[in-house]
RNA sequence: ACUCUGGAGAAUCUCGCAAAUGGGUGCCGAAGGUGCAAGAUAGCUUUUUAUCGAAUCUCUCAGGCAAAAGGACAGAGU
Repeated sequence: ACUCUGGAGAAUCUCGCAAAUGGGUGCCGAAGGUGCAAGAUAGCUUUUUAUCGAAUCUCUCAGGCAAAAGGACAGAGU
């Protein structure tokens, strides 16, 4: 990396509409993305500045809120 299996949360709200897309309001975090700790490096020598820096934390940009699809992560196999 591929295949199989398991896999949460949150309005089947409302308007229009057959439905989807769209608008309004309320929400969710586990695709992706944003931000940060300890620490490291460089400079300053005024004790501060800059860069790098993790997550299931954080923000909700994206995405999602019946089913389907997707889905971090876990197990098995190649």